Transfer RNA from an uncultured bacterium, 76 nucleotides, folded computationally.
[in-house]
RNA sequence: GCUCCCAUCGUCUAGAGGCCUAGGACACAUCCCUUUCACGGAUGCGACAGGGGUUCAAAUCCCCUUGGGAGUACCA
Numbered sequence: 001g002c003u004c005c006c007a008u009c010g011u012c013u014a015g016a017g018g019c020c021u022a023g024g025a026c027a028c029a030u031c032c033c034u035u036u037c038a039c040g041g042a043u044g045c046g047a048c049a050g051g052g053g054u055u056c057a058a059a060u061c062c063c064c065u066u067g068g069g070a071g072u073a074c075c076a
Stems, first nucleotide, its partner, number of pairs: 001072007010026004018056001028044005049065005
C1' cells in the first nucleotide's frame, strides 16, 4: 500500500429496512423490606463513532472519514 472484520447506556450485550422517541443483564440513584448490612421488590438514570447517500422509512443497506483488530504484498 491492498483486502477483510469490528465500533450501540459506566460495563457486557440484543438488533439482519417499519413491531426501536432502541430492549436486557450487571452497576449506579431513590423508595420499600430488614434492628443493621446483604438478599429481595418497585421506580428511575443512561448509548447507535462522525459525515454524506439510497429509501415513504436506516442502529440495520451503500460511500467517505476516524479509531481498533486480522491477513497479505513491497522494502533496490
The sequence was found in a public genome assembly.
Model confidence (mean pLDDT): 85 of 100.